[in-house]
Description
The RNA shown here (c-di-GMP-I-GGC riboswitch aptamer) has 106 nucleotides and comes from a Planctomycetota bacterium. The organism belongs to Planctomycetota, within Bacteria.

RNA sequence: CUCGAAAAGGGCAAAACCGUCGUGAGACGGUGACGCAAAGCCAUGGGCCUCUUGGACCGGACCCUCUAUUUUCGUCCAUCCAUGCGAGGUUGCCAGGCUGCCGAAG
Numbered sequence: 001c002u003c004g005a006a007a008a009g010g011g012c013a014a015a016a017c018c019g020u021c022g023u024g025a026g027a028c029g030g031u032g033a034c035g036c037a038a039a040g041c042c043a044u045g046g047g048c049c050u051c052u053u054g055g056a057c058c059g060g061a062c063c064c065u066c067u068a069u070u071u072u073c074g075u076c077c078a079u080c081c082a083u084g085c086g087a088g089g090u091u092g093c094c095a096g097g098c099u100g101c102c103g104a105a106g
Base pairs, nucleotide, nucleotide: 002106003103004102011036012035016031017030018029019028020027021026034092040098041097042096044095045094046093047090048089049088050087051086053082054081055080056079059077060076061075062074
């Protein structure tokens, strides 16, 4: 240096629940441990996710007209598709960069 021991002493903390923040993905704190040898730090590249945006169309609601009904247009919701542009999230998805404790065997 590589490597990572059924080693020593330590470290971090998934899901879930509670609280706060955020439209959301999610973040922070507490409880809690599934795991982790960089699960320490950095959103630089890819992936994934969210918001926004655009389009479609069946359905629902509303507006307008009206005695009433229906239709068209429009708006909103739901659903589906795209995600080019824009704004974010995730480093416990992968890569890359920076730093770092311990020391058996090979």
The sequence was found by an Rfam model in a public genome assembly. The model forms 91% of the base pairs in the Rfam consensus. Its mean pLDDT, the model's own confidence on a scale to 100, is 75.